[in-house]
Context: one part of a larger RNA
RNA sequence: UUGGGUUUAAAGGGUGCGUAGGCGGCCCUAUAAGUCAGCGGUGAAAUGUUCCGGCUCAACCGGGAAACUGCCGUUGAAACUGUAGAGCUAGAGUCCACAAGAGGUAUGCGGAAUGCGUGGUGUAGCGGUGAAAUGCAUAGAUAUCACGCAGACCCCCGAUUGCGAAGGCAGCAUACUGGGGUGAAACAGACGCUGAAGCACGAAAGCGUGGGUAUCGAACAGGAUUAGAUACCCUGGUAGUCCACGCCGUAAACGAUGAAUACUAACUGUUUGCGAUAUACAGUAAGCGGUACAGCGAAAGCGUUAAGUAUUCCACCUGGGGAGUACGCCGGCAACGGUGAAACUC
Numbered sequence: 001u002u003g004g005g006u007u008u009a010a011a012g013g014g015u016g017c018g019u020a021g022g023c024g025g026c027c028c029u030a031u032a033a034g035u036c037a038g039c040g041g042u043g044a045a046a047u048g049u050u051c052c053g054g055c056u057c058a059a060c061c062g063g064g065a066a067a068c069u070g071c072c073g074u075u076g077a078a079a080c081u082g083u084a085g086a087g088c089u090a091g092a093g094u095c096c097a098c099a100a101g102a103g104g105u106a107u108g109c110g111g112a113a114u115g116c117g118u119g120g121u122g123u124a125g126c127g128g129u130g131a132a133a134u135g136c137a138u139a140g141a142u143a144u145c146a147c148g149c150a151g152a153c154c155c156c157c158g159a160u161u162g163c164g165a166a167g168g169c170a171g172c173a174u175a176c177u178g179g180g181g182u183g184a185a186a187c188a189g190a191c192g193c194u195g196a197a198g199c200a201c202g203a204a205a206g207c208g209u210g211g212g213u214a215u216c217g218a219a220c221a222g223g224a225u226u227a228g229a230u231a232c233c234c235u236g237g238u239a240g241u242c243c244a245c246g247c248c249g250u251a252a253a254c255g256a257u258g259a260a261u262a263c264u265a266a267c268u269g270u271u272u273g274c275g276a277u278a279u280a281c282a283g284u285a286a287g288c289g290g291u292a293c294a295g296c297g298a299a300a301g302c303g304u305u306a307a308g309u310a311u312u313c314c315a316c317c318u319g320g321g322g323a324g325u326a327c328g329c330c331g332g333c334a335a336c337g338g339u340g341a342a343a344c345u346c
Base pairs, nucleotide, nucleotide: 004317005316006315007300008299012314014201015200016199017198021194022193023192025088026087028085029084030083031082033081034080035077036076037075038074039073040072041071042070049065050064051063052062053061054060091191093187094186096183097182098181103177104176105175106174107173108172109171110154111153114150115149116148117147118146119145120144121143125136126135162169163168206247207246208245209244210243211242216240220236221235222234223233258313259312260311261310262309263308266291267290268289269288270287271286272285273284274283295302296301319346320345321344328339329338330337331336
C1' cells in the first nucleotide's frame, strides 16, 4: 500500500457551530470537460513474451509478430457525472395556531434543618464506639422553650418522569430568552448532508483577585485499633465547598456505541400532541423504556432509538512493555494540557 476493523479484544474526537474539501432530490433543454466508440499520429532500439531461422545442441545470434494497457489530434455518441439555462415540491426552511418541559440568564421572596448569640427552665453528665478514649461540661454543658443572626441547601411531589448538543438542569414567583413537538397546509424552491483547520461551550478538582464561611471537610493535630497503622473508626480542623469576575480544558466527559438519510415482522408500557363525538376508544406524529421475528455477532448480546441492510462525510486502530514517557513545538500565572517517538526488552 491493498485489505480488515473501532459496545466489551487495539480503535468514535467530551459536545456543538462552521471554512475549505468530499458527497448531494425530481423533470426538461443545451453543451461536450469527465466518459464511451471509430480513425490517424506518436509510444526509439535493445531487453521481456511468442513464431520462424543460423552456429552439430544450448547459451548466443538473426528475422517476423504481438505488446508497449500511455499521450496527442480528429470525427462521432449523449445514458451517467460536470457546466449553463428553464421548471417542480417529497429534502431543508419560513409564516399561523396549539400544548408540554428541573432548557438558559437575571432579580426578588420563602421553608425545614444546622451552627452560633441572648434570655428562661433545669442538673450532672453529654458526646462517641465493636469496646473505649481524646473532646465538651458546676465559669452550669447535654436536654428543652422563646427571640435573634449567618451561610449553604431545597423534604414531600419524584417516577422505569421531563428538558438540553454535550457538560448538565429540581423550593416559589417575575422579567428576558434558546430549542424541540403537533396541527394546518399559506410562502419559498435544493437553500441540503458531513466537516480537516478554526471558533465556541465544556463536571469535579485546581489557579488568580475580591468577598463570604453555617455545614461538610483534603492537609494537619489528638484519641483508638494494630506487630506497626503515615489508614479504615472517633474528636477537632485549614485550604476548599458558596458568590462575582478571569483562567484551566481534563473525566469510566459512557450508550465504553461519530453524524446524516433510506429500507427491514410484531407485541407491550409510558410522556406530549392531534383526534368525527356527550364521553372514552380506534388511528396517527414525536420522544423515552421493555420483550422479541428476520438478520447480525466470537459470544455476551443488538434487534425500526440496530451492533441488521445500504450510501455519504469525518475521527480513530495495527502485539505487550518502554509510554501517553523523552525531545522539540504550541498553549497556560502555575498545576499542567495538546501534539507525540526511539533505543531496549518479551
Model confidence (mean pLDDT): 87 of 100.
The part of an RNA shown here (small-subunit ribosomal RNA, central domain) has 346 nucleotides and comes from an uncultured bacterium.
The full RNA is in RNAcentral, with records from Greengenes.